[in-house]
RNA sequence: GUUACUAUGACUUAAUGGUUAAAGUACUAGUGUGAAAUACUAGAAAUGUGAGUUCGAUUCUUACUAGUAACA
Numbered sequence: 001g002u003u004a005c006u007a008u009g010a011c012u013u014a015a016u017g018g019u020u021a022a023a024g025u026a027c028u029a030g031u032g033u034g035a036a037a038u039a040c041u042a043g044a045a046a047u048g049u050g051a052g053u054u055c056g057a058u059u060c061u062u063a064c065u066a067g068u069a070a071c072a
Stems, first nucleotide, its partner, number of pairs: 001071007010025004018055001027043005048064005
C1' cells in the first nucleotide's frame, strides 16, 4: 500500500428494516444474617463518528476512526 472482517451498558453475548434494543456476569439499593457469603427483589447503565436510502435503520449503502487477519 491492497483486500477481508469486526465495533451494542464496566465485561461477555443477542436482536429477520417495525412493540419501550434482550439476557448473563459485575455494580448500586433493599430483604435476609450477630456480621458476611449464597439466595431473593428492585434499579442505573449501551448501538464507534458523519452522511445517504427508506414511512421507519443496531440492521442496508458510503466516507472516516480504531482494532484484527491475509497478501505485497
A computed fold for a 72-nucleotide RNA from Hanseniaspora uvarum, annotated as transfer RNA. The prediction has a mean pLDDT of 83. The sequence is in RNAcentral, with records from ENA and Rfam.